[in-house]
Description:
This is a predicted structure of a 348-nucleotide part of an RNA (small-subunit ribosomal RNA, central domain) from an uncultured bacterium.

Context: one part of a larger RNA
RNA sequence: CUGGGCGUAAAGCGCACGUAGGCGGAUGUGUCAGUCAGGGGUGAAAUCCCGGAGCUCAACUUCGGAACUGCCUCUGAUACAGCACGUCUUGAGUCCGGAAGAGGUGGGUGGAAUUCCUAGUGUAGAGGUGAAAUUCGUAGAUAUUAGGAAGAACACCAGUGGCGAAGGCGGCCCACUGGUCCGGUACUGACGCUGAGGUGCGAAAGCGUGGGGAGCAAACAGGAUUAGAUACCCUGGUAGUCCACGCCGUAAACGAUGGAUGCUAGCCGUCAGCAAGCAUGCUUGCUGGUGGCGCAGCUAACGCAUUAAGCAUCCCGCCUGGGGAGUACGGCCGCAAGGUUAAAACUC
Repeated sequence: CUGGGCGUAAAGCGCACGUAGGCGGAUGUGUCAGUCAGGGGUGAAAUCCCGGAGCUCAACUUCGGAACUGCCUCUGAUACAGCACGUCUUGAGUCCGGAAGAGGUGGGUGGAAUUCCUAGUGUAGAGGUGAAAUUCGUAGAUAUUAGGAAGAACACCAGUGGCGAAGGCGGCCCACUGGUCCGGUACUGACGCUGAGGUGCGAAAGCGUGGGGAGCAAACAGGAUUAGAUACCCUGGUAGUCCACGCCGUAAACGAUGGAUGCUAGCCGUCAGCAAGCAUGCUUGCUGGUGGCGCAGCUAACGCAUUAAGCAUCCCGCCUGGGGAGUACGGCCGCAAGGUUAAAACUC
């Protein structure tokens, strides 16, 4: 390279946008570089192959043929594919009318709870556990009432419910804003798919500067437990968790399942919209999501099964025995932590 693969055995980039490239709907005409047919030229000899011949045979030598699968050129064919021009509407997009939604950003606002402070009532315990102790409390705790402050998170609704490309998103209100779906079929007329590099987004933790700090809580301290206990349990408690701006760029970033398109039995839920029927709140049907089961088919099995892991096409990424190792070295990125790219010796 070819091949075989990638849910769980090694293997789908965390996700998107998009450059080059690859691939690309229906129909007509022209052209003929690709493609196909025929002719010509060339394709040295030797080698290889086939048929003979010569050494007693063979190896070997030698004669003839075939072949040299290629290149150049001429003539022709035009289905496919390319190119050029035209037409079309099913792909794609625009428009009009509706709809749902924790989609995003900014601002405002609400109640419950927690902690703290002040004041009142009140008195000896409270707290915590398997049991305790550390701890708090007669300088008045715990409990309870009233008032105040602060920060963070939003009970019920809540749902294999919804939205988003993924990460993710949940009190309420306002402003700005992205996407999706349904119906109409008015418009454009292939404008499409994928996407090496590249660019952007990207949980948590972590880092920088400045704020904030109620609760929780790595580290740390103490009390227990234990043979020990650098833990599990308890009492405290600092970073952090929160905000603004800037980094980091990783996760079991998972559906462990790349994206797009078409095709291939059904049944039962649910969400959004539409249509028809009437019995006016139900039934049936259609489209798009989201679930359960299940046939064919697939699979090593488990299982998947119109949301495919089935049948096909296109494009990208990735794998190639275990360890060494996602490591070393080098490059690039980063303030650092580190990330990314990524071996070999050796060994089984």
It matches the Rfam family "Bacterial small subunit ribosomal RNA". The coordinates come from a structure-prediction model, not an experiment, and the mean pLDDT is 89.